[in-house]
Context: one part of a larger RNA
């Protein structure tokens, strides 16, 4: 490399948007690039292959013929791919009407908890633990009333629920603003897919500046356990958590399952929306569509599983694996303020 893989054994890029290459829907023409088809040249010689010969046989050796296959020319086909021209509506956009949503972004108020700080009442404790100590407390603690400020976070509702491309989204209200879905069926007339490369967004943590600091809490300090105990545990406790404004680009970034389309048994929920009976509404019931679960049958798999939300049957396009271990390391190289982060070997060992 070809193959043959990619839930779990090695391997799905964290995600979506897009450049170029790559694939493409139905009916007509048009040319003839690719493709079929005849015929011509040519692929030196030796090698091959295949008939004779000949050396007693054979290898060696000699003679003559040669299919396929490339490569060029001539001449025809025209289904299929491409090409030219025209049209269609089923993929796909767009208008119209509805609807559900913690989609996003700013702003603006709330209550309930903590905890500090003032004052009142009291007058020996408290607190923590497995027990205990450190610790707070007669300079009045802890408790218990009243006040006030401060910061974060948002019980119940709440669900196996919603929404988002993924990260993620939840007090409440309010103003901008993306998407998704239904339903009719009006317009566009393949406009689709998917995508190396690229730029976009990316949880915590962590960096830089200016704010903030309630609560937790890495470092550290201290009390215990211990033979030690740089730990589990308990009293403190900075950095952080928090906001703005940038960086950083990593996670078991998991469904460990790239997307796309099409086709393949049911059954049982739930969301959101639409029809039919039936109706004064509510419900009930059937049935459509659009996601989101449980079960399951073919068939699929090393089993586990998983099965219409496929790991099943296909076809497209792209990633990315090829024994372990050294190793996501060195080196170079991009990239950051740094920490790092992407690329990415090898001797050598088994």
């Nucleotide at each position: 490399u070809u193959g043959g893989g990619u839930g779990u054994a090695a391997a799905a890029c964290g995600u979506a948007u897009g450049u170029a290459g790559g694939u493409g829907g139905c009916u007509u023409u048009u040319u003839a690039a690719g493709u079929c088809c005849a015929c011509c040249g040519u692929c030196a010689a030796a090698u091959c292959c295949c008939a004779a010969g000949a050396u007693u046989c054979a290898a060696c050796c000699c003679u003559a013929a040669g299919u396929a296959g490339g490569c060029g020319g001539u001449g025809g086909a025209a289904a299929c791919u491409a090409c030219c021209a025209a049209g269609c509506u089923g993929g796909a956009g767009u208008a119209c009407g509805g609807u559900a949503g913690a989609g996003g972004u700013a702003a603006a108020a709330g209550g309930g908890a903590u905890u500090u700080u003032c004052g009142g009442u009291g007058g020996a404790g408290u607190g923590g633990u497995a027990a205990a100590a450190u610790g707070c407390g007669u300079a009045g603690a802890g408790a218990u009333c009243g006040a006030a400020a401060a910061g974060a976070a948002c019980a119940c509702c709440a669900a196996c629920g919603u929404c988002g491309a993924a990260a993620g989204u939840a007090c409440u209200c309010c103003g901008c603003u993306g998407g998704g879905c239904c339903a009719a069926c009006a317009u566009u007339g393949a406009c689709a897919u998917a995508g190396a490369g690229a730029a976009a967004u990316g949880a915590a943590a962590g960096c830089u500046a200016a704010g903030g600091g309630a609560g937790c809490g890495a470092a550290u300090g201290g009390g215990a356990u211990u033979a030690g105990a740089u730990a589990c545990c308990c009293c403190a406790g900075u950095a952080g958590u928090u906001c703005u404004a940038g960086c950083c680009g990593u996670a078991a970034a998991c469904g460990a399952u790239g997307g796309a389309u099409a086709c393949u048994a049911g059954g049982c929920g739930c969301u959101g929306u639409g029809u039919g009976u039936a109706c004064c509404g509510a419900c009930c019931u059937a049935u459509g569509u659009a996601g989101u679960g449980c079960u399951g049958u073919a068939g699929c798999u090393a089993a586990c599983u998983a099965g219409u939300u496929a790991a099943g049957u296909a076809u497209c396009c792209g990633g990315c694996c090829u024994a372990g271990g050294g190793a996501g390391u060195a080196c170079g190289u991009u990239u950051g303020c740094a920490a790092u982060a992407a690329u990415a070997a090898a001797a050598c060992u088994c």

RNAcentral holds the full RNA, with entries from SILVA.
Predicted 3D model of a 350-nucleotide part of an RNA (small-subunit ribosomal RNA, central domain) from Gossypium thurberi.
Its Rfam family is "Bacterial small subunit ribosomal RNA". Rfam links the family to the GO terms structural constituent of ribosome and ribosome.
The prediction has a mean pLDDT of 87.
The source organism's lineage runs through Eukaryota, Viridiplantae, Tracheophyta, Gunneridae and Gossypium.